Description: The RNA shown here (Glycine riboswitch aptamer) has 87 nucleotides and comes from uncultured Roseiarcus sp. Taxonomically the source falls in Roseiarcus (Bacteria, Pseudomonadati, Alphaproteobacteria, Roseiarcaceae).

[in-house]
C1' cells in the first nucleotide's frame, strides 16, 4: 500500500399519474411490482477542473465541481474512520 473479518457511517420524494398481480374491513384501502413525470442527494464507481504531491517538465492527484452511473420509507450499497488477521 493491497485483501478480508467486525463495528460507526450522511444527504436526498415513503412525490403524481397509468397498468398488472396479491392481501383485505370490499374504501377514493395496504403491499409489490412494471411504465411514465416532474423535483431532490452525492460518500460505490465513473468524468472534469485542479487544490495538493512527487522520483520533477512528466506523472499521480482530492472530502471540490457534474450528475453518465447511483440513491431519495426500511434493507442492501455506502467514501471514509477504527480495529484485528494475512500478504
Nucleotide at each position: 500500500c493491497c485483501c478480508a473479518g467486525c463495528g460507526g457511517a450522511a444527504g436526498a420524494g415513503u412525490c403524481c399519474g397509468g397498468g398488472a398481480a396479491g392481501g383485505u374491513u370490499c374504501g377514493u384501502u395496504c403491499u409489490u411490482u412494471c411504465c411514465g413525470g416532474c423535483g431532490c442527494c452525492g460518500a460505490a464507481g465513473g468524468c472534469g477542473c485542479a487544490a495538493c504531491c512527487g522520483c520533477c517538465c512528466c506523472g499521480g492527484a482530492a472530502a471540490c465541481g457534474c450528475u453518465c452511473a447511483g440513491g431519495c420509507c426500511g434493507a442492501u450499497g455506502g467514501a471514509c474512520c477504527g480495529u484485528u488477521g494475512g500478504g